Annotation: Transfer RNA from a Chloroflexota bacterium, 73 nucleotides, folded computationally. Rfam family: tRNA. By type it is a transfer RNA. The coordinates come from a structure-prediction model, not an experiment, and the mean pLDDT is 80.
RNA sequence: GUGGCCGUAGCUUAACGGGCAGAGCAUCUGGUUGUGGCCCAGAAGGUUAAGGGUUCAAAUCCCUUCGGUCACC
Numbered sequence: 001g002u003g004g005c006c007g008u009a010g011c012u013u014a015a016c017g018g019g020c021a022g023a024g025c026a027u028c029u030g031g032u033u034g035u036g037g038c039c040c041a042g043a044a045g046g047u048u049a050a051g052g053g054u055u056c057a058a059a060u061c062c063c064u065u066c067g068g069u070c071a072c073c
Base pairs, nucleotide, nucleotide: 001072002071003070004069005068006067007066010025011024012023013022019056027043028042029041030040031039049065050064051063052062053061
C1' cells in the first nucleotide's frame, strides 16, 4: 500500500432482517454481621470511536475519517 474483521457503562459483553440501549463484574447506598467478607435489596453510570447521509425512526443501512487486529504485497 491492498483486502477483511472489530470499536456499545470503569472492565467483559448482549441487543434477530432498523422500532424503549440491557446484563455480569466493579463502584455507591441500605439490610445482614461484634467488625469485615459472603449473601440479599436498591441506585448511579452510555453523545453506541468521530463526522456526515438515508429514514417517521439508526448501535444496526450508506459514505468519509481515526484507532485496534488479521491476511497479502